This is a predicted structure of a 74-nucleotide RNA (transfer RNA) from an Ignavibacteriota bacterium. The coordinates come from a structure-prediction model, not an experiment, and the mean pLDDT is 81. Rfam family: tRNA. Rfam links the family to the GO term triplet codon-amino acid adaptor activity. Rfam classes the family as a transfer RNA. About the family: Transfer RNA (tRNA) molecules are approximately 80 nucleotides in length.
RNA sequence: GGGCGGUUAGCUCAGCUGGUUAGAGCGCCACGUUGACAUCGUGGAGGCCAUUGGUUCGAGUCCAUUACCGCCCA
Numbered sequence: 001g002g003g004c005g006g007u008u009a010g011c012u013c014a015g016c017u018g019g020u021u022a023g024a025g026c027g028c029c030a031c032g033u034u035g036a037c038a039u040c041g042u043g044g045a046g047g048c049c050a051u052u053g054g055u056u057c058g059a060g061u062c063c064a065u066u067a068c069c070g071c072c073c074a
Base pairs, nucleotide, nucleotide: 001073002072003071004070005069006068007067010026011025012024013023019057028044029043030042031041032040050066052064053063054062
């Protein structure tokens, strides 16, 4: 330098054929349970869907671009 894949919650990851409110597990907080802790149960907080632009009535999802990460080729 070229090709491919990836980037979504603090971490690890889903998200179908573009459709109205974006999810799970773990973690965190509160409450219940306990003499106390752990476990368990209930509830809650937490999101610039990497950036910028475009297509569309509508974009996490499609297109382009930039950045970063990984793999392959040279």